[in-house]
RNA sequence: AGAGUUUGAUCCUGGCUCAGGAUGAACGCUGGCGGCGUGCCUAAUACAUGCAAGUCGAACGAAUCACUUCGGUGGUUAGUGGCGAACGGGUGAGUAAUACGUAAGCAACCUGCCUAUGGGACUGGGAUAACGUUUGGAAACGGACGCUAAUACCGGAUAGGUAGAGAGGAGGCAUCUCUUCUCUAUUAAAGUUUAGAUACACCGAUAGAUGGGCUUACGGCGCAUUAGCUAGUUGGUGAGGUAACGGCUCACCAAGGCGAUGAUGCGUAGCCGGACUGAGAGGUUGAACGGCCACAUUGGGACUGAGACACGGCCCAAACUCCUACGGGAGGCAGCAGUAGGGAAUUUUCGGCAAUGGGGGAAACCCUGACCGAGCAACGCCGCGUGAGUGAAGACGGCCUUCGGGUUGUAAAGCUCUGUUGUAAAGGAAGAAUGGCAUGGAUAGAAUCCAUGAGUGACGGUACUUUACCAGAAAGCCACGGCUAACUACGUGCCAGCAGCCGCGGUAAUACGUAGGUGGCAAGCGUUAUCCGGAAUUAUUGGGCGUAAAGGGUGCGCAGGCGGUUGAUUAAGUUUAAGGUGAAAGCGUGGGGCUCAACCCCAUACAGCCUUAGAAACUGGUCUGACUAGAGUGCAGGAGAGGUUAGUGGAAUUCCAUGUGUAGCGGUAAAAUGCGUAGAUAUAUGGAGGAACACCAGUGGCGAAGGCGGCUAACUGGCCUGUAACUGACGCUGAGGCACGAAAGCGUGGGGAGCAAAUAGGAUUAGAUACCCUAGUAGUCCACGCCGUAAACGAUGGAUACUAAGUGUUGGGGAAACUCAGUGCUGCAGUUAACGCAAUAAGUAUCCCGCCUGGGGAGUAUGCACGCAAGUGUGAAACUCAAAGGAAUUGACGGGGGCCCGCACAAGCGGUGGAGUAUGUGGUUUAAUUCGAAGCAACGCGAAGAACCUUACCAGGUCUUGACAUCCCUCGCAAAGCUAUGGAGACAUAGUGGAGGUUAUCGAGGAGACAGGUGGUGCAUGGUUGUCGUCAGCUCGUGUCGUGAGAUGUUGGGUUAAGUCCCGCAACGAGCGCAACCCUUGUCUUUAGUUACUAACAUUAAGUUGAGGACUCUAGAGAGACUGCCGGUGAUAAACCGGAGGAAGGUGGGGAUGACGUCAAAUCAUCAUGCCCCUUAUGACCUGGGCUACACACGUACUACAAUGGCGUAUACAACGAGAAGCAAAACAGUGAUGUGGAGCAAAUCUUUCAAAGUACGUCUCAGUUCGGAUCGUAGUCUGCAACUCGACUACGUGAAGCUGGAAUCGCUAGUAAUCGCAGAUCAGCAUGCUGCGGUGAAUACGUUCUCGGGCCUUGUACACACCGCCCGUCAAACCAUGAGAGUUGGCAAUACCCGAAGCCGGUGGCCUAACCCGUAAGGGAGGGAGCCGUCGAAGGUAGGGCUGAUGAUUGGGGUUAAGUCGUAACAAGGUAUCCCUACGGGAACGUGGGGAUG
Repeated sequence: AGAGUUUGAUCCUGGCUCAGGAUGAACGCUGGCGGCGUGCCUAAUACAUGCAAGUCGAACGAAUCACUUCGGUGGUUAGUGGCGAACGGGUGAGUAAUACGUAAGCAACCUGCCUAUGGGACUGGGAUAACGUUUGGAAACGGACGCUAAUACCGGAUAGGUAGAGAGGAGGCAUCUCUUCUCUAUUAAAGUUUAGAUACACCGAUAGAUGGGCUUACGGCGCAUUAGCUAGUUGGUGAGGUAACGGCUCACCAAGGCGAUGAUGCGUAGCCGGACUGAGAGGUUGAACGGCCACAUUGGGACUGAGACACGGCCCAAACUCCUACGGGAGGCAGCAGUAGGGAAUUUUCGGCAAUGGGGGAAACCCUGACCGAGCAACGCCGCGUGAGUGAAGACGGCCUUCGGGUUGUAAAGCUCUGUUGUAAAGGAAGAAUGGCAUGGAUAGAAUCCAUGAGUGACGGUACUUUACCAGAAAGCCACGGCUAACUACGUGCCAGCAGCCGCGGUAAUACGUAGGUGGCAAGCGUUAUCCGGAAUUAUUGGGCGUAAAGGGUGCGCAGGCGGUUGAUUAAGUUUAAGGUGAAAGCGUGGGGCUCAACCCCAUACAGCCUUAGAAACUGGUCUGACUAGAGUGCAGGAGAGGUUAGUGGAAUUCCAUGUGUAGCGGUAAAAUGCGUAGAUAUAUGGAGGAACACCAGUGGCGAAGGCGGCUAACUGGCCUGUAACUGACGCUGAGGCACGAAAGCGUGGGGAGCAAAUAGGAUUAGAUACCCUAGUAGUCCACGCCGUAAACGAUGGAUACUAAGUGUUGGGGAAACUCAGUGCUGCAGUUAACGCAAUAAGUAUCCCGCCUGGGGAGUAUGCACGCAAGUGUGAAACUCAAAGGAAUUGACGGGGGCCCGCACAAGCGGUGGAGUAUGUGGUUUAAUUCGAAGCAACGCGAAGAACCUUACCAGGUCUUGACAUCCCUCGCAAAGCUAUGGAGACAUAGUGGAGGUUAUCGAGGAGACAGGUGGUGCAUGGUUGUCGUCAGCUCGUGUCGUGAGAUGUUGGGUUAAGUCCCGCAACGAGCGCAACCCUUGUCUUUAGUUACUAACAUUAAGUUGAGGACUCUAGAGAGACUGCCGGUGAUAAACCGGAGGAAGGUGGGGAUGACGUCAAAUCAUCAUGCCCCUUAUGACCUGGGCUACACACGUACUACAAUGGCGUAUACAACGAGAAGCAAAACAGUGAUGUGGAGCAAAUCUUUCAAAGUACGUCUCAGUUCGGAUCGUAGUCUGCAACUCGACUACGUGAAGCUGGAAUCGCUAGUAAUCGCAGAUCAGCAUGCUGCGGUGAAUACGUUCUCGGGCCUUGUACACACCGCCCGUCAAACCAUGAGAGUUGGCAAUACCCGAAGCCGGUGGCCUAACCCGUAAGGGAGGGAGCCGUCGAAGGUAGGGCUGAUGAUUGGGGUUAAGUCGUAACAAGGUAUCCCUACGGGAACGUGGGGAUG
């Protein structure tokens, strides 16, 4: 510090996810040791048991025990009394401020014990517990009577203090504070110890210290779907109360106080030092340690006291638990342990006061679950170990393997060492110094201080040290597709499973499970949860708003924020210096101590806040002074659909009346509904009525926006120019607020010509709730009042300043140059993700406002406000997804556009589709009908030929190292073939036979390695092939442009069959394709003439033979054609058109040749091949059957339907080929298939071989025929081991359908179509198929509108598996969360009233009452108490509301879910352009009307 993930790819926006660190953690697997820390985060739930606060006999009386020299000494303690119990310890429920933090204040306060100073302690008195007697009660606990003490209690004196009054002095901060004097009132004390001194206590005062109390400012949570709150409320006066100020309380008076700088309410929460994280700013957090606060079962209350409204005190109420004799009592672990419960989860009912600290005491000492220690727990941090060296036969084993090996791996074993830790033994601390005792010294001193001695340790025989012993006792966990370090095998087969995100798994999974190996960390390792980071993803540092989310519809304007030039002053902000504070701990830095570290110790440093003193540049303040450049006013002009009201005009539509006139009109793609003989439409005249204003008219004008359009008048707002007279910052923006605000819609009343939601009818359609047509109502118009929204858009808030140019236009000024104000276009810098923007900014800056933070859910629910309603404004969450989105790129596609081509259409010719047959396929059937091929590009295809074989299929019969190959061992002379027997045959047996081998290559047998497989996967593959397409395309290098994908080149203008060529051009070149080179054919020349040929000569039946080399032909070599020549067109180019010559003319005809790629196209059954599968069978052999089946459907062919014909007779002319297991002549036989025959020929020699259509003559005469030949019968021929299933052919007989073929569809552009025959491959036989060959031999093409396919350019796109794409809504199903809901049931806080405990306070007739007073006494008084009354008052009750949960029949929409239904709304002009607001309608997407936007 970044990475993964949206796309075919790219850039951006934007979310999700990961890598890091942390934790009081938990869970899984594993686990050696030590040190230091930490350990109920949940139920502030309930608690058994023990302990956690006592102490003092040197305050008091009394009782009692021990010892005793009987003098006394020592001890114990129930009670009175004193001090403590308000500390220490726990917890975080409550609390959003009576809290906390920081900084101040108290002139408004208190403070036990402690310290200092200076005083004092005089004199009296009456009680009471304990105790004794008696009595009640189960107990807890009391009652009555009697006795007694004090450092308990009380009176008096004195002191000083306090209060009041008076008179001064000093100071300050407004009220005031301090101090001196006089008078009045009021108010203190205690002793104990000692022989004594002394020591400790006691009282008053003044200071200090410590600890508290109160006040103020600032700071730190959420919600505005909480906006108003408040009655002691806010203030005053007076009084009360308090330690003290204060509405703290009360009486009276006033009506205030708080609040958008967020009051009030609700929710949540102890706060801080700090901790975690982060570069920081921040964010999160508040365990342990420390400070503060609050609480002690819940609620209330006071008492005591220096201090409490009191955790281990009291009273009352409530809940709960326990005891009970039922009358009544007792209790409070959020102290330490511990128990139950809850929970994912958190320890011992331990030791000790040795240390530190606390309480009491004069002290010894006692108490102390504070504390110090130990125990449990890998809970965390830190440290150590599980050995070290050597050791290659690179061992065994495991795993992988290309079978060679590789790896585990110096790892192990073995050898040599060491002993940290461990075990055992021995030694053995520091923490301890006080105190007290003893001794000594200083001293007046036994006070006090110092020194010495003996002694004091829970931990603990612990740490540590030494010795001995043995490598012995000590390694796991996670991961290994990318992110992210680390890969193979097997198993599994969208199953099981994994997963943080992307995503793996459907038979070759580096992603699941296991194993081997590897990587990482290590006594731990992973997972889960939470926080920060990465996230600049809330942006102060440090983001945005034209199109990605985001500018309010527009203006006016209060508050607020910001604000021109120049002085003066001030010092709030700012800044400098100093001081205070910032507790300790922690963090940082520097040192030091435990062997190191963690840990501990020491030193230093720190933001912030406050105070004081300066500075005055900038900002701010001053009813401060001045200025004119901002803003405004005046004066002189100007333009305009700016607004409101009234009047008025013509054209047109419709209607009415009348005339003319006659059969149609209207409407559409075409129609129909509709109107019309009752006279329409058309036309003419007259009239009525409403609405809108042609031309002018313009990216022209005006207005803030919405918006505004005939003309005239009235009223009225704003703007511009010029001038520079006036004011003198008066300005900008603007949350709330107010006003305006298209269309639709609503209310009331008018109006209503045209148009037109709804509606009706007609069409279209599968349907058509639409598009089209005919009608037509609200509405559209006016007045008044609502509504308040639009794609209210420049998708661009307002203001100000600055920053190149050019050009058009509107309104001014100027003589002009030019300039001011608007409105457009092009364009530089700059900017932007790009597109684009560019002085009218989306540039550079400042100020103010509004808004955004992933998609969906949703602008929905709910609440509130507004509205007559429709609805509008504000506006969530649960849940769900890993994307949604912007711009641009390349493709593909479009019922987008342009250009061009092709038998693509058109123009023609002939077919298919109808019939019969052949053949292939589907389907069906079957034991099997083997398999493959499937739109074009499967279907006379693989198959150039299934009777057996082929053959892969089926039935049956057989074989198991095998029919075929290699290796090993053994045996043998036994092979093949032939014959015989059995059998369907394979095979078996017997005979005959005699090859080959002989270190075994022959045969048989045996064992296993293996053979074998037309078994699977063409979606694991090679090779081969089809197709687009013989279409003209497909790319690369360098350069350039672009952030990039990519572009350019390859586009453009021409031209071509062609990316063919030319020109131009940020391109220049090149490659694969095109073309050419190749074969064939067409002409000629030359060479050569046999088996070919024959002009002349000779010869024959015949080129038969001589002969010839002329011709044809054959086959070698050449020539020829190149737009070369001429004319025209064209840019003078490329090229095109025409012509000449030529056998051939513009690639002459035909062929071979098939770019990059597409279709997971075809083929595992040609072959090869990975993996999987079978192995007495899915292999091999054999016989028979099947592939030839047959209600049917389709493809491809053949033959026909006839006279351009059929039949008969005669007759003419080819070419390519093939031939020895062959072609076969002549001749003969047969009606014929064919047979007999065997000349010739390995072939320009012989054979196949008569070509047919044609021609000539005859016949048939339009008919199911002399057409047509299927089917069937009979008889034959040939091939073959064998023609039954199942061959071909022949003869005779039979003589079916069929009379030119619906929708649709195919081929062909010249030697072509059509038509005619011939040959060949395969092949024993079988050809209507296939491949070739020649004969005869046409018609038509205007042309590119349309169909199909293709190419190039361009455009749109929501497609990229690429339109066979994508995608919307209803309905049906399952699941999930949620809203409403008659209600039901909880919680919380408040209000009103009732009741009213304890208690404080107030009152009080009668009652009770030791101290003091009066009184001899009796008695009275002062004071006190019980009781009673009253105010307040907790819990409780009643009532109606508020807020908030849970739940609820039913119901609403929403979301999610491989293959449900209906349509096809959107994306292309998406087939009616889409979208926005609104209204109506409709199964649904949606449709239509009005207005608006262009996205």

The RNA shown here (small-subunit ribosomal RNA) has 1495 nucleotides and comes from Bubalus bubalis bubalis. RNAcentral holds the sequence, with entries from SILVA. Its mean pLDDT, the model's own confidence on a scale to 100, is 83. It matches the Rfam family "Bacterial small subunit ribosomal RNA". Rfam links the family to the GO terms ribosome and structural constituent of ribosome.